[in-house]
SAM riboswitch aptamer (S box leader) from Fusibacter sp. 3D3, 103 nucleotides, folded computationally. The coordinates come from a structure-prediction model, not an experiment, and the mean pLDDT is 81. The organism belongs to Fusibacter, within Bacteria. The RNAcentral record of the sequence draws on Rfam and Ribocentre.
RNA sequence: UCCUUAUCAAGAGCGAUGGAGGGAAUAGGCCCUAUGAAGUCCAGCAACCGGUUUUACACGGUGCUAAAUCCUACAGAUAUGAUAAAUAUCUGGAAGAUGAGGU
Numbered sequence: 001u002c003c004u005u006a007u008c009a010a011g012a013g014c015g016a017u018g019g020a021g022g023g024a025a026u027a028g029g030c031c032c033u034a035u036g037a038a039g040u041c042c043a044g045c046a047a048c049c050g051g052u053u054u055u056a057c058a059c060g061g062u063g064c065u066a067a068a069u070c071c072u073a074c075a076g077a078u079a080u081g082a083u084a085a086a087u088a089u090c091u092g093g094a095a096g097a098u099g100a101g102g103u
Base pairs, nucleotide, nucleotide: 002102003101004100005099006098007097008096013042015041016040017039021032022031023030026073027072028071029070043065044064045063048061049060050059051057052056069095074092075091076090077089078088079087080086
C1' cells in the first nucleotide's frame, strides 16, 4: 500500500501549555474558534486485542474526549407536486475512521 472482518446516534476537561486556525480529502452547506483553534502534556471515557480469570477488573497495546462519521454527493422507494422541476423522509451503496487478522 492493498485485502478480509467487526463497530461507528452512548461515554469522556470551566486543567496546563500554546497562539490561529479547525471540523479526513474534493465540492456544496452548516458550524466551532481571542469567552483562545491545531499541536503537546496531564486528566478522563470506553472495552477492540492481549492479560488475570470466569464474567468482572482496567494491568499492557491501541483508540477516543463539539455537533450521527456534523450533513449532502451514487442508486432505489415513499410523500407533496403535474408522470416535470424542486423539497422532505426512509433504505442500500460508496468514501472514511478505529480495532483485529492477512498480504